[in-house]
């Protein structure tokens, strides 16, 4: 340099054009417990990498950039 896969919550990921953006773990509060752990309940936490485009509607499709992994040179 070319090709390719990926970027969504603190971490690991789901979400293949439609209505409120989710799960597990973690963090916080409460319950329980002699104190913890485990368990139960609840809450917080997201400009969906950035900027444009397509569309009535984009996390999802397209383009360019940025970043990470892989293959080839």
């Nucleotide at each position: 340099g070319u090709c390719u896969u990926c970027g969504u919550a603190g971490c690991u990921c789901a979400g293949u054009g439609g209505a409120g953006a989710g799960a597990g773990c973690g963090c916080c509060a409460g319950g329980u417990u002699g104190c913890g752990g485990a368990c139960c309940u609840g809450a917080a936490g997201g400009u969906c990498g950035c900027u444009g485009g397509u569309u009535c509607g984009a996390g999802u499709c397209c383009a360019g950039c940025c970043g990470a992994g892989g293959a080839c040179a």
Molecule: transfer RNA
Organism: Dactylosporangium aurantiacum